[in-house]
Context: one part of a larger RNA
RNA sequence: UUGGGCGUAAAGGGCUCGUAGGCGGUUCAACAAGUCGGUCGUGAAAGCCCGGGGCUCAACCCCGGGACGCCGGUCGAAACUGUUGUGACUUGAGUUCGGUAGAGGUGAGUGGAAUUCUCGGUGUAGAGGUGAAAUUCGUAGAUAUCGGGAGGAAUACCGGUGGCGAAGGCGCCCCUCUGGACCGAUACUGACGCUGAGACGCGAAAGCGUGGGGAGCAAACAGGAUUAGAUACCCUGGUAGUCCACGCCGUAAACGAUGAACACUAGGUGUGGCGGACUGAUUCAUGUCUGCUGUGCCGUAGCUAACGCGUUAAGUUCUCCGCCUGGGGAGUACGCCGGCAACGGUAAAACUC
Numbered sequence: 001u002u003g004g005g006c007g008u009a010a011a012g013g014g015c016u017c018g019u020a021g022g023c024g025g026u027u028c029a030a031c032a033a034g035u036c037g038g039u040c041g042u043g044a045a046a047g048c049c050c051g052g053g054g055c056u057c058a059a060c061c062c063c064g065g066g067a068c069g070c071c072g073g074u075c076g077a078a079a080c081u082g083u084u085g086u087g088a089c090u091u092g093a094g095u096u097c098g099g100u101a102g103a104g105g106u107g108a109g110u111g112g113a114a115u116u117c118u119c120g121g122u123g124u125a126g127a128g129g130u131g132a133a134a135u136u137c138g139u140a141g142a143u144a145u146c147g148g149g150a151g152g153a154a155u156a157c158c159g160g161u162g163g164c165g166a167a168g169g170c171g172c173c174c175c176u177c178u179g180g181a182c183c184g185a186u187a188c189u190g191a192c193g194c195u196g197a198g199a200c201g202c203g204a205a206a207g208c209g210u211g212g213g214g215a216g217c218a219a220a221c222a223g224g225a226u227u228a229g230a231u232a233c234c235c236u237g238g239u240a241g242u243c244c245a246c247g248c249c250g251u252a253a254a255c256g257a258u259g260a261a262c263a264c265u266a267g268g269u270g271u272g273g274c275g276g277a278c279u280g281a282u283u284c285a286u287g288u289c290u291g292c293u294g295u296g297c298c299g300u301a302g303c304u305a306a307c308g309c310g311u312u313a314a315g316u317u318c319u320c321c322g323c324c325u326g327g328g329g330a331g332u333a334c335g336c337c338g339g340c341a342a343c344g345g346u347a348a349a350a351c352u353c
Stems, first nucleotide, its partner, number of pairs: 003325004007307002012321001014202002021195003025089003028085004033081002035077007048066007092192001093189003096185005104178002107175001109173001111155001116150007126137002163170002207248006216242002221237004259320002263316002267298012302309002326353003335346004
């Protein structure tokens, strides 16, 4: 490279948006670039194929004929692709109107429970901790208990294979600004779509810079235990950090280890949202059935090396992107790019099995 692959064997980019590019619904017409056919030219000789001949045969050589993907010109075809249109269409996509659910995001405010500290009261000898202890705290009055105050962080129950978000992620309550989704309805635009190399942006935790904050927890560290030792597991302390603002970092088992979009292909059962029909002697509640949409479990065909997946596909097709190519060396070296640094991105080879 041709291929074959990517849930777990090597392999889906952490995620979105979107540029170039690739691909693209339905009808009519034109053109003829792609496509298809005819013809002409070109396609040197040798070689190749066919026929014949010469070295005793053959290899080899000679003669004649054929063929020669491709390319160019020309004539034609118009199904498909493409291009063009005063174009046309509505099912893809979008807009409009009316609703709905939600820890979706931003900023501001507020509440209660608890821990800790502090002040005061009651009260007296222990408390704490463990497998057992000790370090530790306590007669300068601890622990316990009641009341007042301070401060920071997190929001019990509800809470749920519940919800929302592209992913990371999001949980008291109220307000502000704001994104998306779903359902119903009619009207409108008329392919405006899908994917997406680069680029831009977002991106847990830890970490970094400056300034705040610091209750609890707690790397490092100290001590007590354990142990042969114990740079650990257990205990008592405890600083960064965890929190806030602004700016960096750009990585994770960033996982569904499963890229995105459309279509098609048995069912059963649970659950969230919206709508419809029936039930409900009226309305509501409730229940049953059903449509759309999300989220779980089981399972048919099929797929799979198996495990398993199975309308939320790992089934059946198609379009586009990313990635893999034996193990180690190595996600390393060197170079380059980014970063304050830590380090990140890109990414080999020798050698070896």
About this RNA:
This is a predicted structure of a 353-nucleotide part of an RNA (small-subunit ribosomal RNA, central domain) from uncultured actinomycete. Taxonomically the source falls in Actinomycetales (Bacteria, Bacillati, Actinomycetota, Actinomycetes).